Context: one part of a larger RNA
RNA sequence: UGACGGGGGCCUGCACAAGCGGUGGAGUAUGUGGCUUAAUUCGAUACUACGCGAAGAACCUUACCUGGCCUUGACAUGUGGGUAGUAGGAGCCUGAAAGGGUGACGAGGUAGCAAUACCAGCUUACACAGGUGCUGCAUGGCUGACGUCAGCUCGUGUCGUGAGAUGUUGGGUUAAGUCCCGCAACGAGCGCAACCCCUACGUCCUGUUGCCACCCGGUCGCAAGAUCGGAGCACUCCGGACGGACUGCCUCGCUUCAACGAGGAGGAAGGUGGGGAUGACGUCAAGUCAGUAUGGCCCUUACGGCCAGGGCUGCACACGUACUACAAUGCCCGGUACAAAGGGGCGCAAACCAGCAAUGGGAAGCAAAUCCUCAAAACCGGGCCCAGUUCAGAUUGUCGUCUGCAACUCGACGGCAUGAAGCUGGAAUCGCUAGUAAUGGCGCAUCAGCUACGGCGCCGUGAAUACGUUCCCAGGCCUUGUACA
Numbered sequence: 001u002g003a004c005g006g007g008g009g010c011c012u013g014c015a016c017a018a019g020c021g022g023u024g025g026a027g028u029a030u031g032u033g034g035c036u037u038a039a040u041u042c043g044a045u046a047c048u049a050c051g052c053g054a055a056g057a058a059c060c061u062u063a064c065c066u067g068g069c070c071u072u073g074a075c076a077u078g079u080g081g082g083u084a085g086u087a088g089g090a091g092c093c094u095g096a097a098a099g100g101g102u103g104a105c106g107a108g109g110u111a112g113c114a115a116u117a118c119c120a121g122c123u124u125a126c127a128c129a130g131g132u133g134c135u136g137c138a139u140g141g142c143u144g145a146c147g148u149c150a151g152c153u154c155g156u157g158u159c160g161u162g163a164g165a166u167g168u169u170g171g172g173u174u175a176a177g178u179c180c181c182g183c184a185a186c187g188a189g190c191g192c193a194a195c196c197c198c199u200a201c202g203u204c205c206u207g208u209u210g211c212c213a214c215c216c217g218g219u220c221g222c223a224a225g226a227u228c229g230g231a232g233c234a235c236u237c238c239g240g241a242c243g244g245a246c247u248g249c250c251u252c253g254c255u256u257c258a259a260c261g262a263g264g265a266g267g268a269a270g271g272u273g274g275g276g277a278u279g280a281c282g283u284c285a286a287g288u289c290a291g292u293a294u295g296g297c298c299c300u301u302a303c304g305g306c307c308a309g310g311g312c313u314g315c316a317c318a319c320g321u322a323c324u325a326c327a328a329u330g331c332c333c334g335g336u337a338c339a340a341a342g343g344g345g346c347g348c349a350a351a352c353c354a355g356c357a358a359u360g361g362g363a364a365g366c367a368a369a370u371c372c373u374c375a376a377a378a379c380c381g382g383g384c385c386c387a388g389u390u391c392a393g394a395u396u397g398u399c400g401u402c403u404g405c406a407a408c409u410c411g412a413c414g415g416c417a418u419g420a421a422g423c424u425g426g427a428a429u430c431g432c433u434a435g436u437a438a439u440g441g442c443g444c445a446u447c448a449g450c451u452a453c454g455g456c457g458c459c460g461u462g463a464a465u466a467c468g469u470u471c472c473c474a475g476g477c478c479u480u481g482u483a484c485a
Stems, first nucleotide, its partner, number of pairs: 001485002003482003007479007015469002019432005026324008034315002042053002064310007073128001077127007088105001091102004108119004130299002133297003139293001141288003144284003151190006157166003170181003196276004201243005207237001210233002215230006246270001249264005326425001330384006342373003347366002352361003391422001396417007438461007
C1' cells in the first nucleotide's frame, strides 16, 4: 500500500422488511448429471453451467458408431514426365449407395500459312492439400460476472531515508469523485452526466396507397343514416424540420451571499419525465483452438475424404428451467366488440365450395400505408351446482390430413374412443416498486416439415405494498486490528 475481520462509523441496492404472484408436490416438455450403449459426438459446471453454444438432430446437418469404398485426394497453388477420339458423356454391368468397370456419340482457347508448340483436360511422380485431432495454462478477437457499481489514474509541486502519501481526505449535498465550501496543493485524463435513438405535447411543411369535417352527384332507406363516385387536406395518421423542461419562477428550510432539500404555480410533461444504446482502471491463468484467425505438438492408403444404415431421441434414478392443471373471480355453448408490431414471390393468399376437423379444391388481389395474414381475455345470453365433476388432460386404440426421395427407430396436426396423476404442494427457495407484477392473445427469426410449452418483440386488461434499515446478501467511502501478500 492492499486484502481480510462473527471490528467500528456513514451510505446504497427488490438485499431485508411490507405486499402480489410463483418454484419445491402432480403430469408433460426441455436441458443436465448418472446409468446403459457399437455409438448414445463435443463443449458449458457455485453465484457467472443446466429451454446454455443449438434462431429448428427423420436423411442432410453430424463432428459419434458399424459396415462398404477412395488415396495429390471433396478443395487451392506450383513443378517434372506421359497422353489424343482429349473434355464431356446417353446407355449398360456390379453394388445398399459411394465406388469400380464398360461406353455409342463427341467439343474448345492462344500463336502460326501450315507442320507444330502452349493452354484447358486426363494420367503419373512430387511439393503439398486436409484434420470439429491436442493445448483457451502459448495466443488474437469476442463474451460473461463484479457492475451502469462510482470509481481508476496522471503531470507539476509539497511531505517522507524509502515503499509511498498528498491531490481523491474533511463539512455539507447528489443517482453519481454530482456540485459547493474548506484544505499543500494546483490542474488534467479515463469513467459519471450531456451529446444519439424510441416514447409523451405542440407548431410548420408534406398529402398517396393515408384521412372524410364541410360541399356536389348516384344507389338503398319513411327517416336517422349507410354506401359509391367527385371535390378537398380541416381532422386522424405516415414522414420530416423546429419548439418545449432550465430548479427558469414563487414560498420555506439549511445557510456564508453556497451547493442543495421540501412544497407550490404554470404546464402535455418537473426536478436524470419513462425506456434503450452506451460498461472506466482492473479481477476471476473465468469462457471459447467446435464460429473464424493463430504459435507449438500430433495424423498422412489415415486422426484425411465419400457413402449406406444406426446414434445424438436410449432409461431403475436425481437436479435445473418451463408449460398445463388441480377449478365456480371457474368450465362449456351461442352471440358480439376493440390492437400494435411484424411477415409475404420456389411467397402471402381473400371470396366461394367440399369436409365434424386437420385440410383439400378454387383462384381475385398483392414485390404491398393499396392485397393477404389480422386478436384473445373483456362484454351479453344460456347451461353446469362443488363432485375426481360438463374440472383436469396424461396415456393408449383406431381412422385420417400435411410436409418431404423417405415419417419403423424418430415429425406435426385433426376426428372418434380411452380417460391417468392431480383437491394449492415439507424443509427450502425465486421474481417484481407502475403501465411494473399478474393475466390475455398476436407476430417474427431459424425453417420443406417440426418435437416452440423455448427465444426475441408487440399490443389488450391491469393491481397491492414500501413503517423502516435491527437482521440476511452484495457493494461504495472513512477508520481500526492483523503472525496474510